[in-house]
Source information:
Predicted 3D model of a 72-nucleotide RNA (transfer RNA) from a Deltaproteobacteria bacterium. The prediction has a mean pLDDT of 81. Rfam family: tRNA.
RNA sequence: GUCCCCAUCGUCUAGUGGUUAGGACACCGGGCUUUCAAUCCGGAAACACGGGUUCAAUUCCCGUUGGGGACG
Numbered sequence: 001g002u003c004c005c006c007a008u009c010g011u012c013u014a015g016u017g018g019u020u021a022g023g024a025c026a027c028c029g030g031g032c033u034u035u036c037a038a039u040c041c042g043g044a045a046a047c048a049c050g051g052g053u054u055c056a057a058u059u060c061c062c063g064u065u066g067g068g069g070a071c072g
Base pairs, nucleotide, nucleotide: 001071002070003069004068005067006066007065010025011024012023013022018055027043028042029041030040031039048064049063050062051061052060
């Protein structure tokens, strides 16, 4: 330099045009317990950025950024 893949709550991940963007762990509050742990209930928390297509984009297209890989 060319090509390919990936980017979603703090972490890991599901979703692949129309939903309140879901789950696990972690965190916070409460119940139980003498207390802690375990367990139960509840809560907060996310679509990398810009543009395009579309009635509607996390999803499709283009570019940028970051990460990974192959070739030279």